A computed fold for a 1520-nucleotide RNA from an uncultured bacterium, annotated as small-subunit ribosomal RNA. Its Rfam family is "Bacterial small subunit ribosomal RNA". RNAcentral holds the sequence, with entries from ENA and SILVA.
[in-house]
């Protein structure tokens, strides 16, 4: 910094990434691979190792054997020269062991133990040592003795050993001598922080040596000095755990001794009883070598201790000494385990954590390499020897630098790819094509530097420098949804796969493969792992807590932390200067120099809570048992108080006994039932008896540290408050651990028991009801003692002092003042206890002198959520449990505040035929219609709550038609091509056939002669009412004609928003007004449109006819006319304009006048921004999928009408406001040429038959009907009602059998007004009456659209149903209540506690047993040096005995693992069972704590919180 909780939003909180070039690494692995330079390389088995090699040197310290060999002797052989054999062996070289010397304690490895003076860093040692080196000073003088090797002889597998006999030395021994050294004692000087020290005089005792070795020269002995090393001691630093809190008996100090080089319980006998420990002993698990330092990170810190460098400890494992200057010793010695080898089975051998190398762990780590040439160790006088330290090579991109894979030119933008809009675009100057260079690599040939100033080079065929040909030898990995630089296309299809977080993949995946292109670093590139950072996500720097995680329930007080004004003095803290040390390296910065970097070199700087000295004294400490009084306390005098405790008690209620009065209930609920009463209740009067609480006062009023605390009385106590200012004189704050207090509820012993009441019962309620409600009840609530110690024990706000605007209420005390007292009042002032508010804070809410503001002190807590306040472990408790408290796993959230939204079985306030007042229906019946269901070959599809159901269909008898049986057919209609053929094709006849069709016959187009057009076959391709309305256009339908939805600038806010659009009024309305941080404006409301009502004005056919004339049997019928009506057209008129009242001088309202209309006049057309994946692929149009001799396409005939039953919509009806029957009046609106039909005829009728007008303000269709006039009928299943059924017929058409309308006769069913429940309607509505039209050959139409005629009743008014608007309130909801969400239980897996036990491992402890070894004793035996009168002594050695004493063995605990039948709780899983516990008042308000009871959520009691909804009221508070 960025991603990720959310519908958006800010906080808080975690996980996750990377960018800035993230770094980084002793790394591994995947792909991939050209040089080189300089470094790096078993981080796992401190596992076991074969083989070789890593330590040896000195002959100038010593004595030997041996070899080469001079000389000389013998012998054979030969005449001899010679040759061979034996022996003798000088000089010179050489080899081999031996004695001796020095060295092996360095150098090399690895890090097992170590939490320690082990390191780091300072100092100390007056308590120390120190070979070999250096300086210096003094000496070396006289003897003695062995012993190896060696010669013999013997043993033994083997390793090696024994006797005997000689023999040297710079080997070992005595004796002298003593500058000098030590010891002792006896003075002197000095000097130290103490024991003490140093230097010096005297005296006395002790103490060397190798005069070797051929000469210079080394060398030997003491002494003193240094120079480097060592050793002891002590300050300060550095893991982790308190679920280790108490530990110690050699422990702590004396004393005196052993030891050592040296102090010192180190060790050992007294004695004494002490030491350490919250500032963490002890301990144990567990880690772990430390440090220079590397890595990161801005530091500050965090992580690490590979390579280099210094320091420790180790050397199979434990255990011990010797030697020696220095070891308890990696390539030494013994002893003891365990292993591995040899062996003749007695006995022996070893110890790679040297260098190479082998096994074997593991993801993983090199050569059995050259050489001593350089650096450096030993050894030697030197030459020179050793040297796996150490130089060099080799193997590995491990790493980190540097180079290269070519440079210049080159457009037909070549080809191929790839994508496309088909035009191109991109690969892309890339390529090829042409000049041209040669780093690098390979090859060749010539020279060749430093490492080495002389000699000597392993590296080395080095590097490095010159020539020679020739682009020749050389690019791969990763990555493209966000962070995060970088995209298309094809395949795939919740499959295969991806994934760091978030997430993608369910047919249009920039997310998974593939390709193309591009991106990023680049001989490398990606994964993984482990550390730092980001991560202020343990916060010193640099962090929180009212409510996200986070104040302890309250006090008291201990340690420890911090503390008031002031004098003086110190100077430890602080401050400043020098010293000394802080090892090179290493890092940073300067130069040098390998061409350059890495790398090397040389200089600088840095680096300590280091030590020691000078100095300064403002702050802080300390010291003067200085001084002060503002903190604190005390004391005096007042005063409030439901403050504690103990002791006694009043009065009203309940219930319960006794008596009276009195008769059926009483009692409870939503409604009712258990329950009580005729055995006399309730009610009522009236005595008694008993327990628990205390009404009015009474208050967001008092008091207490909290818990808490209330009748009155007394009696003890504890703290506050004010005032006096009299005394003390900083005595104070806070509190780790401690200690007390602590509600309910629970727990023990004992009382006690009206009422209420967990548990239980019984009764309702329910689908159930372990529950709300009822009706009893026990335990408990009381009281005394003792436990128990948690609560939303909350303000969810720890104490404590100081500061930092005010206004208002209240409780307690004081002064002042009206006014002199007293009451009231007003001011002021001290302590409590609310509200509002400025600043300021805060993520917002809000807090605000009682701060959540601004500071200091102290405590005590917290670090995503779940697991879990739970498991182990301790402590406590009678016991329920309480404190104290983890991890495994497992999610990428969890969570506050606050926003818009939706929702509540939350509120207000409005409105709507929504209720209510009416009217009339429907539901009951018969039909029709339509849908479910049912049948069926098929009963084609679709529409499903309102918003499907007389709906799509404004017309199913064939068609329609999709559906269903047969029966054909392979293109029935479209389209462009192309290629091959071919003859007309249509039609019209004839035959079979149900028909489609098939088959004969007929019939022969245009033309410019190239074809068109047609036909057939092939290829493309058509066709699909086949899926998907959840892929879609387009259209509808619904909330809903409901009033509402937005946006611009500004303004508030962090912000997501908000504000305008809220309010106070009106209105049908977001309509207007008024106010107001808003001011405009947009879609919508209205209005403009279109009918209706009234006038005017122009016009006058086909309409009309008042006046004027004609004329008829009549009739605008006709000349005329334009007045009227009425058509067309175009105007006017209604605007709250006037008037009065209410109203804010408003907007409106209320009435009123005029007017044909009055407050939108009436109906209509118009349907914001959006809901509902609403509906429709079957009107249409389309994406992708599915059929292709079928899911296309043609024909018949059936089906879509089927019928036990259900529902919706209607139609006729049940009749007298009514049926028949005659008679007669008044409409509007439409339709008509394949039509409407007038008149006349004929038929009862349906209707036939004629045919005249008329393409229509002419004629038709046409009768309007309810009405009104007259008659009949008289309450009944009828003269009501017509289904049903027969019979006869009309009409339509190709054809009415399934399946048609209508007509005559005849028939004559249900039905006498409709349960529960329910729909429509507020005025020309309803209700009732005809009419007409589309569709159409008829016709299911009683539909459905549309005219007219006649013509009502009610509206008190918003309680309550529905539905919707505004405005608030809750919210855990946002897929938005058809939301969300809780627990058991059934299945799977997963990690963990419990467990009778089994296995291991570690450290003590008690006992036995006790190796080597060192130390101490020793009778006996042994014994070269010295003494020795040769007897022995002096000293020594074995051996033996003791203390100590590794492993080893017994035996009981302690602690930590490992596994373990079963068992528990937990977490996570797809759409699995039961409930429905939270979120809304969640439908009984929710939690908390604590008990009980329930299959579960969870239900109840008791006490206690608001994080509770609504309503009223009350008090306070703002503002008039």
């Nucleotide at each position: 910094g960025a991603g990720u909780u959310u519908g958006a939003u800010c906080c808080u909180g975690g996980c996750u990434c990377a960018g800035c070039a993230g770094a980084a690494c002793g790394a591994a692995c995947g792909c991939u691979g050209g040089c080189g330079g300089c470094g790096u390389g078993c981080u796992u088995a401190a596992c076991a190792c074969a083989u070789g090699c890593a330590u040896g040197u000195c002959u100038u310290g010593c004595g030997a054997g041996g070899u080469c060999c001079a000389u000389c002797c013998g012998g054979u052989a030969u005449c001899a020269a010679u040759a061979c054999c034996g022996g003798u062996g000088a000089a010179u070289a050489c080899c081999u062991a031996g004695u001796g010397u020095c060295c092996a304690a360095c150098g090399g490895u690895g890090g097992a133990g170590u939490a320690a003076c082990a390191c780091g860093u300072g100092a100390g040692c007056a308590a120390c040592c120190u070979g070999c080196c250096c300086c210096g000073a003094a000496c070396a003088c006289c003897g003695u003795u062995a012993u190896a090797a060696c010669a013999g002889c013997g043993g033994a597998a083997a390793a090696c050993c024994g006797c005997u006999g000689c023999u040297a030395a710079u080997a070992c021994c005595g004796g002298a001598u003593g500058c000098c050294c030590c010891c002792a004692c006896c003075g002197g000087a000095u000097c130290g922080c103490a024991u003490g020290g140093u230097c010096u005089g005297g005296u006395g005792a002790g103490g060397a040596a190798a005069u070797g070795g051929a000469u210079u020269c080394c060398g030997c002995u003491u002494c003193g000095g240094g120079a480097g090393g060592g050793g002891c001691u002590c300050g300060c630093g550095g893991c982790c755990u308190a679920u280790c809190u108490g530990c110690u008996u050699g422990u702590u100090g004396g004393u005196g001794g052993c030891g050592u080089a040296a102090u010192g319980g180190c060790c050992c006998a007294c004695c004494a009883a002490g030491g350490c420990g919250a500032c963490g002993a002890c301990a144990u698990u567990c880690u772990a070598g430390c440090u220079g330092g590397u890595c990161u990170g801005a530091g500050a810190g965090g992580a690490c201790g590979a390579u280099c460098a210094g320091c420790c400890a180790c050397a199979c494992u434990g255990g011990g000494a010797c030697u020696g200057a220095u070891a308890c010793a990696c390539g030494g010695c013994c002893c003891a385990u365990a292993c591995u080898c040899c062996u003749a089975c007695u006995g022996g051998a070893g110890g790679c954590a040297g260098c190479a190398g082998u096994g074997a762990u593991g993801a993983a780590u090199a050569u059995u390499g050259c050489g001593c040439a350089a650096u450096g160790u030993c050894c030697g006088a030197a030459a020179g020897c050793c040297u796996g330290a150490c130089c060099c090579a080799g193997c590995a991109g491990c790493g980190c630098c540097g180079c290269g894979u070519g440079a210049g030119g080159g457009a037909u933008g070549a080809a191929u790819g790839c994508c496309u809009u088909c035009g191109g675009g991109u690969u892309g100057u890339a390529a090829a094509c042409c000049u041209c260079u040669u780093u690098c690599a390979a090859g060749c040939a010539g020279g060749a530097a430093c490492g080495a100033u002389a000699a000597u080079g392993a590296c080395g065929u080095c590097a490095c420098c010159u020539g020679c040909a020739g682009a020749a030898u050389a690019a791969g990995c990763u990555c493209c949804g966000g962070c995060c630089c970088u995209c298309u296309a094809c395949a795939u299809g919740c499959c295969a796969g991806c994934u760091g977080c978030c997430g993608c993949g369910g047919u249009a995946a920039u997310a998974c493969g593939u390709a193309c292109g591009g991106a990023g670093a680049g001989a490398g590139c990606g994964u993984u792992g482990u550390c730092c950072g980001g991560a202020u996500u343990c916060a010193u720097u640099g962090g929180u807590a009212u409510c996200a995680c986070u104040g302890a329930g309250c006090u008291c007080g201990u340690a420890c932390g911090u503390g008031g004004c002031u004098u003086g003095g110190u100077a430890a803290g602080u401050c400043g200067g020098a010293u000394g040390u802080g090892a090179g390296a290493u890092c940073u910065c300067c130069a040098g120099g390998c061409u350059c970097a890495c790398u090397c070199u040389g200089a600088a700087u840095u680096c300590g809570c280091c030590a020691u000295c000078c100095g300064a004294u403002a702050c802080u400490g300390c010291c003067a048992u200085g001084g002060c009084u503002a903190g604190a306390g005390u004391c005096c005098g007042g005063u409030a108080c439901g403050a504690u405790u103990c002791c006694a008690u009043u009065g009203a209620a309940u219930u319960c006994c006794u008596g009276g009065c009195g008769u059926a209930c009483c009692g409870c609920c939503g409604a009712a039932c258990u329950g009580c009463g005729c055995a006399g209740a309730u009610a009522u009067c009236a005595g008694g008896a008993u327990u628990a609480a205390c009404g009015c006062c009474g208050a967001u009023g008092c008091u207490g540290c909290a818990g808490g605390c209330a009748g009155u009385g007394g009696g003890c106590u504890g703290g506050g408050c004010c005032g006096g200012c009299a005394c003390u004189g900083a005595c104070g704050c806070u509190g780790a651990g401690g200690a007390g207090c602590g509600a309910a509820a629970g727990c023990g012993u004992g009382g006690g028991g009206a009422g209420c009441g967990a548990a239980c019962a019984g009764g309702a309620u329910u689908a159930g009801a372990u529950a709300c409600c009822c009706u009893g009840g026990u335990a408990g609530u009381c009281c005394a003692c003792g436990c128990c110690g948690u609560a939303a024990a909350c303000g969810u706000u720890g104490g404590g002092c100081a500061c930092u605007a005010g206004g208002u209420g209240u409780g307690g005390g004081g002064u002042c003042u009206u006014a002199u007292c007293a009451a009231c009042g007003g001011a002021u002032u001290c302590c409590g206890u609310g509200c509002c508010g400025u600043a300021g804070c805060u993520a917002a809410c809000g807090c605000a002198u009682u701060a959540a503001g601004u500071g200091c002190c102290c405590c005590g807590c917290c670090u995503g959520g779940g697991g879990a306040g739970u498991a182990c472990g301790g402590c406590c408790g009678c016991a329920a449990g309480g404190c104290u408290a983890a991890a495994a796993c497992u999610c990428a959230a969890a969570g506050g505040a606050a926003u818009u939204g939706a929702c509540g079985g939350g509120g207000g306030c409005c409105c709507g035929c929504a209720c209510a007042a009416g009217c009339g229906g429907c539901g009951g019946a018969g039909c029709a219609u339509g849908u479910g269901g049912c049948u069926u070959a098929a009963u084609u599809c679709g529409a499903g709550g309102c918003a499907a159901c007389g709906c799509g269909a404004a017309g199913a008898a064939c068609c329609u038609u999709a559906c269903c049986u047969g029966g054909g057919u392979u293109g029935a209609a479209c389209u462009a091509c192309g290629c091959a053929g071919g003859a007309a094709a249509a039609g019209c006849c004839a035959u079979a056939g149900a028909g489609a069709u098939a088959u004969g016959g007929u019939g022969u187009c245009c033309g410019c002669a190239a074809g068109g057009g047609c036909c057939u076959g092939c290829g493309a391709u058509a066709g699909g009412u086949g899926g998907u309305g959840c892929a879609u256009g387009g259209c509808u339908g619904u909330c809903g004609u409901c009033a509402g939805c937005u946006c611009g600038u500004g303004u508030c806010g962090u912000g997501a928003g908000a504000u305008g659009u809220u309010g106070g009024g009106u209105u049908a309305a977001g309509u207007c007004c008024c106010g107001c941080a808003a001011c405009g404006a947009g879609c919508g409301c209205a209005a403009c449109c279109c009918u209706u009502g009234u006038c005017c004005u122009a016009u006058g056919u086909u309409g009309c006819c008042a006046g004027c004339g004609g004329g008829u049997a009549a009739u605008g019928c006709c000349g005329g006319g334009g007045a009227c009506u009425c058509g067309u057209a175009g105007g006017a008129g209604a605007c709250u304009g006037c008037c009065g009242g209410g109203g804010u001088c408003a907007a409106c309202u209320c009435g009123g006048a005029g007017g044909a209309a009055g407050g939108u006049g009436g109906g209509g057309a118009u349907g914001a921004c959006g809901u509902c994946a609403a509906g429709u692929c079957a009107u249409c149009a389309u994406g992708c999928c599915c059929c292709u001799u079928a899911c296309g396409c043609c024909c018949a005939g059936g089906g879509c009408u089927g019928c036990a039953c259900a529902c919706a919509u209607g139609c006729u009806a049940c009749a007298a406001u009514g049926g028949c029957c005659g008679a007669u009046a008044c409409a509007g609106a439409g339709g008509g040429c394949u039509g409407c039909u007038a008149u006349u005829c004929c038929g009862c009728g349906a209707g036939g038959a004629u045919g005249a007008g008329c393409g229509a303000a002419u004629c038709c269709c046409a009768a309007a009907a309810a009405g009104u006039c007259g008659g009949u009928c008289u309450c009944a299943g009828u003269u009501c009602g017509g289904a049903u059924u027969g019979c006869a017929g009309u009409c339509u058409g190709c054809a009415a059998c399934u399946c048609g309308a209508c007509u005559g006769c005849a028939u004559g069913a249900a039905g006498u007004c409709g349960g529960a429940g329910u729909c429509g309607c507020u005025a020309g509505u309803a209700a009732u009456c005809c009419c007409g039209g589309a569709u159409c050959a008829g016709c299911a139409a009683c539909g459905c659209c549309g005219g007219g005629g006649u013509g009502a009743a009610u509206a008190c008014g918003u309680u309550c149903c529905c539905g919707g608007g505004c405005c608030u309130u809750g919210u855990a909801c946002a897929c938005a209540c058809c939301g969300c969400c809780c627990g058991u239980c059934a299945c799977a897996c997963c990690a963990c506690g419990a467990a009778a036990g089994u296995c291991g491992g570690u450290a003590a402890c008690a006992c036995c047993c006790g190796a080597a070894g060192c130390c101490a004793g020793u009778g006996g035996c042994c014994c070269a040096a010295c003494c020795g009168c040769a007897a022995g002594g002096a000293g020594g050695g074995a051996g033996c005995u003791g203390u100590c004493g590794a492993a080893g063995g017994u035996g009981g605990g302690a602690u930590c693992g490992g596994u373990g039948a079963u068992u528990g709780g937990g977490g996570u899983g797809a759409a699995g069972u039961c409930g429905u516990a939270a979120c809304a008042a969640g439908g009984u308000a929710g939690c908390c704590g604590u008990a009980c009871c329930g299959g579960a959520a969870g239900g109840u009691g008791c006490g206690g919180c608001u994080g509770g909804a609504u309503c009223a009221c009350c008090u306070c508070c703002u503002u008039u």